[in-house]
Formats: sequence, structure tokens, C1' cells
RNA sequence: GCCCCCGUAGCUCAGUGGAUAGAGCACUGGCCUCCGGAGCCAGAAGCGAAGGUUCGAUUCCUUCCGGGGGUACCA
Repeated sequence: GCCCCCGUAGCUCAGUGGAUAGAGCACUGGCCUCCGGAGCCAGAAGCGAAGGUUCGAUUCCUUCCGGGGGUACCA
């Protein structure tokens, strides 16, 4: 350089065209407790960027950015 895959919450992952995007852990607050932990309740937090298709995009297409893997053989 070329090819393939991935990018969604602080972390690990669901969701693959239909409104208001979820889970576990972590975090914050409350309850409980002598205190803490555990437990229970509640809460905050996100679709890598731009453009395109569409009535509608996290999802499909293009380019870019970032990460991972493969390949670079014969003469």
C1' cells in the first nucleotide's frame, strides 16, 4: 500500500430501518447500620466526524478519523 472486521454510557456488551437507544459492573444520592460493607430504592451518563439515500438512519452507502487482524507471492 491492498483486503477484512470493529467504533453505542467511565468499562464490557446488546440493539442491524420505525417515535422517547438498553443490560451488567462502576459512579452519585437516599434508605438501612454505631461506622463501613452487603442489600434495597432512585438518578446522572452515550450512537467517532462529515456528507448521501429515505417519510424516517445507531442500523444502508461514500469519504475521513481511530483501533484490530490478514497479505505483500512466483519469476